[in-house]
Context: one part of a larger RNA
Order: sequence, then C1' cells, then structure tokens
RNA sequence: GGAUGAACGCUGGCGGCGUGCUUAACACAUGCAAGUCGAACGAUGACUUUUGUGCUUGCACAAAAUGAUUAGUGGCGAACGGGUGAGUAACACGUGAGUAACCUGCCCUUAACUUCGGGAUAAGCCUGGGAAACCGGGUCUAAUACCGGAUACGACGGAUUCCCGCAUGGGGGUCCGUGGAAAGCUUGAUGCGGUUUUGGAUGGACUCGCGGCCUAUCAGCUAGUUGGUUGGGGUAAUGGCCCACCAAGGCGACGACGGGUAGCCGGCCUGAGAGGUUGAACGGCCACAUUGGGACUGAGACACGGCCCAGACUCCUACGGGAGGCAGCAGUGGGGAAUAUUGCACAAUGGGGGAAACCCUGAUGCAGCGACGCCGCGUGAAGGAUGAAGGUCUUCGGAUCGUAAACUUUUGUCUUCAGGGACGAUAAUGACGGUACCUGAGGAGGAAGCCACGGCUAACUACGUGCCAGCAGCCGCGGUAAUACGUAGGUGGCAAGCGUUGUCC
Repeated sequence: GGAUGAACGCUGGCGGCGUGCUUAACACAUGCAAGUCGAACGAUGACUUUUGUGCUUGCACAAAAUGAUUAGUGGCGAACGGGUGAGUAACACGUGAGUAACCUGCCCUUAACUUCGGGAUAAGCCUGGGAAACCGGGUCUAAUACCGGAUACGACGGAUUCCCGCAUGGGGGUCCGUGGAAAGCUUGAUGCGGUUUUGGAUGGACUCGCGGCCUAUCAGCUAGUUGGUUGGGGUAAUGGCCCACCAAGGCGACGACGGGUAGCCGGCCUGAGAGGUUGAACGGCCACAUUGGGACUGAGACACGGCCCAGACUCCUACGGGAGGCAGCAGUGGGGAAUAUUGCACAAUGGGGGAAACCCUGAUGCAGCGACGCCGCGUGAAGGAUGAAGGUCUUCGGAUCGUAAACUUUUGUCUUCAGGGACGAUAAUGACGGUACCUGAGGAGGAAGCCACGGCUAACUACGUGCCAGCAGCCGCGGUAAUACGUAGGUGGCAAGCGUUGUCC
C1' cells in the first nucleotide's frame, strides 16, 4: 500500500447494488416452514332445482336430480427444496480412468397384453378401559387396497450351436424344464391410467492412478490382521463385508502406527510473477440433524419437521403413565467486541399433488433494520475590496482567516409539496407500489465532519503546564520561552466519512 462477514471512538444528507452470530453443533416460549388428489373408494350429504302431499299461501314433510364439504381407506410426494460445519487426514474432496461386478420412481422410446375369480378391513354403528396420550371388543361395507387361477416374448436352470473379446469372460439363435403380470376411472375424447419388455436420458453405487496439513520429544504396527483354483451367507453389485476351514502373512524412514489440527473444491485476497494466506456470501461434492445405536417403508433413507431402544434435559399428570427436539423462517434467553423483522406475496422463477380449475411452498420474489462494504450524487454557482466586523499573531507599521462573508445576479441535482404513472404479464393475474420514472410549484432554503501538523510524512505559531499532567508506530518528547503534552488560531490530508484496533499478503 491492498484486503476484510469486522469491532471500537467521533461524526452522519440521499440513492443503487450487495451483505449481516466468525462466539455456545448452548437452551428454546409462540406462529408458520409438506402437502395434494372426490376423474381410485365406501361414506357424509350443505346449497339449489323439480315433482307430490298437507294446506295457515309460504312453511313443513316425502321422493328424485345436482353435488359444496371433508374424518377415513388408497395413490403420489414427503430421500427434493432449506440449515449447519460438530465429526472426518478418509477414495471425504479434486482430477483422470474403469465396472465383462451394478441399480435407477416420474420422463422419452420399442413390442405385446390389460383375462377369470375370491376373502377381508378402515371409516360408519353398538360397546368397554384410561386423567390424558390413546387402546381394545362386537357387527356392516368399498376400491386403482390385498390374495388366488389362466396366458406370456423376455427371466432362471440344463442341452446344443454361432460370433466376439479385455484375464475372470461377453453377446445371439434353437429345444426342454421351473416358478412368475395386470386396474380401473370418466366430463365419452385420437383421454388418463395398469402389467411385462427394448433402448435412452437423468440420478446414484463401487474400484483404481495421481494430488493437497503439522508432529520422530510418536519407530515399530497388525489377529479378520494378510492371502486362499476353497466352501457358504449377504448385497443392486465386487470384496474378510460376514462365517467355517487352511496357510502365515500384510504395512513401515518414499514415515507405517500414534498425537494435534481441519469439512474439500471452483474460487476469494495479495503479489510483476513464482508463491503465500484463506474457503464468509454464490456454485459443486461430503457429513450431520438433542447424544449413541437400530432397522422398517420405499425406485431412492438407515430418513432435520418418520418409527423403535437407551442416555441427558424440558414439560403435562388424577402418580398408573405420557409429550418434545429451531444446525428451516422470524423471534427469545445466554455467550460475546459484535451481527437484523415474531413483515408482505405466491404477481414472477422453480418445486409437490391434480385431467384441470386450483391448493401448498419462511424455496423464492420483495419490503424493513445496520455507513457493514462498493459505486454514484449533493451540501450551491457566478460576480463581489472598504480587503467590513470579529478572531489569532504582531517588530504595533501591519499580517492572516479572506472573495471567505455581507451584498447583487442566478440555478434547482437531492430534499418538500401537488398531478400523472410504468416495465417486470404476448389473453387474465403485480406482493413490490401509487414504488421507479415524468411534469409542475417553492425556495440557498434542510444537508460536514474526522485525523494530523518534531523526523520518517504533506502541514506552525501563541498561551497554559513545568520529568507534573501527558504523548508515543519507531527514533523519542516533557525538569520555565515545548513547532512532539493541553487549548486556540492557522495549515495539510481524506471526505459522508475519518481515525484506531484485530487478521492476511
């Protein structure tokens, strides 16, 4: 000098764009953050209409139609999106390969099918237990819920044959055997679905080469440890991943093992570069969700707002038993030098569900607060000498603040008031927002500070103080004329900021 997620002191006019718990992965009141589908299903049946009866003439009842509403069964989603960086020195990450050892819902694509039946169960009704959370018993019922049969290219096993390669091997044809599919809805459409299958796309899984911290005041480490034409289990899949048996191996000064620290990267900062530092915001990957463990469901989880168990903590209780998890968005307490609103809207972009209308969305879009940062603008402009008054200094002549002010003329950025008023939305739909912007009016009116002035280093005098009070980044100032302390005048620098402190180059 540059930089900063900064803080502190003094000061503070406006706008745009960004950015804002770096500390306690501390504890959390309250509200919201994941629902949706009635065109899968049985129920429920508001409103309205029609008809009939009674008749008090506009009310009651009955039937039919329409079908708002939703607790339940069922489907899809909830594994995305959002947060945090505790752990992790590891195939976690980056980069480059491999899978002839793999999976992939929704989507696109190829081919074919969508057949015959069955038994339950929730809701409902009756009833019991419990303070509650909730848990039973009886009985009735539906489905795109569940189960059985038929058929089926492909699947698996065996036989045979052809082709190919990258070692284990891979691909195709023919025959035999084995156990296997399906679901309907309706607004009637060239609709939406269902089952099997081919290829793709997307997303994931696994393996390997190389690369990136400190420490030897850590030198030996290891028994599922290392390997097995072995055998078996498990997985989507290879593999000591797990087990039985056999062998005795495997790693290590090219740093094993141990300890400390740490999420990694694209990037950011600095530097001419090499390099050094860093990993906030934005993007990719990973890990975690009160602590530890476990599986279930599912295409996908070992699952932040799911389940079970154990621990700590908090709350309710009728003491028998229950409930909870903000490292989602706001917000509270605490910690701290320090970090914001319990805001508006789904209008846009995107996501979930739905045929759609639409619903949900603290993702997101916006607004609020903070000079926290960057950028832009303003605080007036021109003229104006009696060089006014006043301040300061003075050799008492004057010098300086100083064209500075007053005064004259003028402008209208920003601000204020009034009127109009968007783009973002190709038909409708605008939170932002009566915002940006435009026009008009008014009037210099409302808008300058901070630090420094001994040398480094741009900028000096007076008074006060008297090794005191104090200053200080280094050298050093201060003990009676201090350009170094304090104040004033003046000057220099930067400017809505200025200076100090911390950290990096």
Molecule: small-subunit ribosomal RNA, 5' domain
Organism: uncultured bacterium